[in-house]
Guanidine-I riboswitch aptamer from Virgibacillus profundi, 97 nucleotides, folded computationally.
Lineage of the source: Bacteria > Bacillota > Caryophanales > Bacillaceae > Virgibacillus.
Of the family's consensus pairs, 100% are formed in the model.
It was read from a public genome assembly, where an Rfam model found it.
RNA sequence: UAAAAUGUUUUCUAGGGUUCCGCAAGCAUAUUAUUGGUCUGGUCCGAGAGAAAACUCACGCAGGGACGUGUCACGGAAGGAUAAAAGCCUGGGAGAU
Numbered sequence: 001u002a003a004a005a006u007g008u009u010u011u012c013u014a015g016g017g018u019u020c021c022g023c024a025a026g027c028a029u030a031u032u033a034u035u036g037g038u039c040u041g042g043u044c045c046g047a048g049a050g051a052a053a054a055c056u057c058a059c060g061c062a063g064g065g066a067c068g069u070g071u072c073a074c075g076g077a078a079g080g081a082u083a084a085a086a087g088c089c090u091g092g093g094a095g096a097u
Stems, first nucleotide, its partner, number of pairs: 005056001007055006015045002020042002022039001023036003057070004072092001074095001078090003
């Protein structure tokens, strides 16, 4: 310096916070409102380098299908979105090997 499918979708998980629900607090009680994520949780967000499934592409073999291979992956800081945060996005980026 260059090459590669460094493929797509869905469901989920690690993880994440606090809009909504629940829970808790305070007020004699109830309702409303308020506060609390330093509340296990439901909804929610969620992985390039986590999982599963389905599918597409290239090549090989083959009458066709099936099958096999491509298919691997160390990584900040900072910033951004949403209610908010994050393994989300910038980003298979900077950098390292």